[in-house]
Context: one part of a larger RNA
């Protein structure tokens, strides 16, 4: 470069926006880069392929043809691709009217429950395990009842429900704010799709400041367990966890399943819309567009397990990545980082 692959064997980038490329809807005209096709010119001889000939064959040698698949100039075609104009509406957007939502972001409220302060009330026990014990408590704990603090999460509704591109998001009300459906067809008219670099988001745990600190809880201490116990069980604890504001950029960042679009048996739901029957109206019932599940299940597919309209099926277009295990996601360089470390990413040798 070529071929096969990537749900679980090696492989789908954590997610999005996008320069660049790559690909691209319907008819129409015109131009010929690309494409096809005629004509010339060139495309040394040898060599190669075909015929047939000469050394007694052969090798070898010597004739005639054919390739020489190319390039150039030149006459012509317009179906595709490409291009310049003009055009349409079905992809793609916008407007217009609606209802759903833990979807962002800030601000203010609220109640229940642990902690803890202060006071009554009360007496010896409380707490905890498999039993224990360490700890708390006669300087009155626990148990109870009233006042106050202060933190952090938000019980029932809650739901294989909903929203978001992923992380991810869950009392209430406010203000700001994204998307995504549904109805209507007013408008633009190819304005798509993908997307190497680049950008920008991105759980937890972690670091810089500066706040906070109720509960939980790495480290750490004690008490038990054991042969031992640097676990597991129990008592107690600091980072941290929570706020502001910078950084880190990694996860079994999963559906282990890249983005789009089209098509291809049925069967069951839920969520949000519109439409028509029946009704006084709640409602039923039926079509129907849109998310989104399940449980089967046919064609196909697969190595099997299984997947099947949310395909792992048939089909295009684009990008990530794989190429035998270890050694290694290691060394060494380079970029990023405050630092932890991150990204990129071998090779000796060995099996």
């Nucleotide at each position: 470069c070529u071929g096969g692959g990537u749900g679980u064997a090696a492989a789908g980038g954590g997610a999005g926006c996008g320069c660049a490329g790559a690909c691209g809807g319907c008819a129409g005209u015109g131009c010929a880069a690309g494409u096809c096709u005629g004509a010339u010119g060139u495309g040394a001889a040898a060599g190669c392929c075909c015929g047939g000939g000469g050394c007694u064959c052969a090798a070898c040698c010597g004739c005639g043809g054919g390739a020489c698949u190319g390039c150039a100039u030149u006459g012509g075609a317009a179906a595709c691709u490409g291009u310049a104009c003009a055009g349409c509406u079905u992809g793609a957007g916008u407007g217009u009217c609606g209802g759903a939502g833990a979807g962002g972001u800030a601000a203010g409220c609220g109640g229940a429950a642990u902690u803890c302060c202060u006071g009554g009330u009360g007496u010896a026990g409380c707490g905890g395990u498999g039993a224990a014990a360490u700890g708390c408590g006669u300087a009155g704990a626990u148990a109870u009842c009233a006042g106050g603090a202060g933190g952090a999460a938000c019980a029932c509704c809650g739901g294989u429900g909903g929203c978001g591109a992923a992380g991810g998001c869950g009392g209430c009300u406010u203000a700001c704010u994204g998307g995504a459906c549904g109805a209507u067809a007013a408008c633009u008219g190819a304005c798509g799709u993908u997307g190497a670099g680049g950008c920008u988001c991105g759980a937890a745990a972690g670091c810089g400041u500066g706040g906070g600190g109720a509960g939980c809880a790495a480290a750490c201490a004690g008490g038990a367990u054991u042969a031992g116990a640097u676990a597991c069980c129990c008592u107690g604890g600091u980072a941290g966890u929570c706020c502001a504001u910078g950084c880190u950029g990694u996860a079994a960042a999963c559906g282990a399943u890249g983005a789009a679009u089209a098509c291809u048996a049925g069967g069951u739901g839920u969520a949000g819309g519109g439409g028509g029957u029946a009704u006084c109206a709640a409602u039923u019932c039926c079509c129907u567009c849109u998310g989104u599940g399940c449980c089967c299940g046919c064609a196909g597919c697969a190595a099997a397990c299984g997947c099947a309209a949310u395909a792992a099926g048939u089909a295009u277009u684009c990008c990530g990545c794989c190429u035998g295990g270890g050694g290694a996601g290691u060394a060494c360089g380079g970029c990023c980082g405050c630092a932890a470390g991150g990204u990129u990413g071998a090779a000796a040798c060995u099996c």